Predicted 3D model of a 476-nucleotide part of an RNA (small-subunit ribosomal RNA, 3' major domain) from Eucalyptus grandis. RNAcentral holds the full RNA, with entries from SILVA. Rfam family: Bacterial small subunit ribosomal RNA. Rfam links the family to the GO terms ribosome and structural constituent of ribosome.

Context: one part of a larger RNA
RNA sequence: UGACCAGGGCCUGCACAAGUGGUGGAGCAUGUGAUUUAAUUCAACGAAAAGCGAAGAACCUUACCAAGGCUUGAUAUGCCGCAAAUCCUCUUGAAAGAGAGAGGUGCCUUCAAGAACGCAGACACAGGUAGUGCAUGGCUAUCAUCAGCUUAUGUCGUAAGGUGUUGGGUUAAGUCUCGCAAUGAGCACCACCCUCGUGUUUAGUUGCCACCCUUGAGUCUAGAACCCCGAAUAGACUGCCGGUGAUAAGCCAGAGGAAGGUGAGGAUGGCGUUAAGUCAUCAUGGCCCAUAUGCCCUAGGCAACACACGUGUUACAAUGGCCGGGACAAAGGAUCGCGAUCCUGCGAGGGUGAGCUAACUCCAAAACCUCAUACUCAGUUUGGAUUGCAGGCUGCAACUCGCCUGCAUAAAGCCAAAAUUGCUAGUAAUCACCGAUCUGCCAUACGGCGGUGAAUUCGUUCUCGGGCCUUGUACA
Repeated sequence: UGACCAGGGCCUGCACAAGUGGUGGAGCAUGUGAUUUAAUUCAACGAAAAGCGAAGAACCUUACCAAGGCUUGAUAUGCCGCAAAUCCUCUUGAAAGAGAGAGGUGCCUUCAAGAACGCAGACACAGGUAGUGCAUGGCUAUCAUCAGCUUAUGUCGUAAGGUGUUGGGUUAAGUCUCGCAAUGAGCACCACCCUCGUGUUUAGUUGCCACCCUUGAGUCUAGAACCCCGAAUAGACUGCCGGUGAUAAGCCAGAGGAAGGUGAGGAUGGCGUUAAGUCAUCAUGGCCCAUAUGCCCUAGGCAACACACGUGUUACAAUGGCCGGGACAAAGGAUCGCGAUCCUGCGAGGGUGAGCUAACUCCAAAACCUCAUACUCAGUUUGGAUUGCAGGCUGCAACUCGCCUGCAUAAAGCCAAAAUUGCUAGUAAUCACCGAUCUGCCAUACGGCGGUGAAUUCGUUCUCGGGCCUUGUACA
């Protein structure tokens, strides 16, 4: 100097406390382990693996297994030869592939040749999701959005090093201020960026409608006020007042204000730690395979199932479920698409095909809610698993192994032990909606969007994590 544990001081965080909703018990979904298997491909394993890579495994994907095939190879560059290439038909085969037949030529030209494509050959080579993340780059997680991490010159010390960076206050902050053998500087912090919240100016179509005219309808005339949308700009800075403080930094209260002390949220992650993760995104050294650890194809597997764990979803009901009327969003997506209307079917759907490359048309119906009827505490008009039958859709194909519909069936479950977890405000809880991936979909996942909308915070004694100072030490 660091590290460490034991102690002391100061501070902080949904860390505890206060509150609220869950998990742990049930069914199902999904991931993992274990087991099984020809194969159940691989990676990830406390926090920081386990609805994770995977924003979508029927074939493909696919890396695994079995069978059938290929060996300059599915693909690249170089050499030589034949033949333009494409195209058509047949045999065999599960396909990949193998074999055979017919027909017929282009471009360019110095008429030798050449370019492109195909076939064949010999070699250099290709290829490898084979191994090593403990050889690596890059990227990422984590402590942690924690407030730290350094340096130049000076100075102190024999030196390692110290000082600065400590101290008094203060802050979300090594933030600022005062002091000081220190004086400066850099990376982080803050600000600059994006979204939301207010006003003004400007622009009004496909959007809007106060006043005219008009209609079934902002439909048309008219308008640019309002709403909204785009752009520009203003606004918040402890700026003002009072108190407090050291006449400081600041803190407390107030005014004005749409917003007040970082306005709310996001993006942004210093020096480092964990030989953390990834050689299966990609790149890459050494090593290994080379008639196979490469390549093609068919079928299977990744979906198995005594069990254990994680993450979710649906519930156990009356603050409710069912039936019938009624009203109100935001943000998205759409031409290989979204699909109105009408007809048809109990329904999933089918037929028809208007409009829309979208502030114009469509997806689209928002749901919780509200009004009204019966249900009256039951394993029920709760709950919907499971199973049977009959159908629909996508797709070469739905058996292994898709989704949806109708009828029937009607399991466990009556609020959950020890334990454990999220959340401080438009948050939790609850309710629908949309999107990416995508033929379809195992999505209850993930990422967004709005509607309704709480309770509690005395405080820092204790638990956990972190920061600063300090005493100590069998450590380096």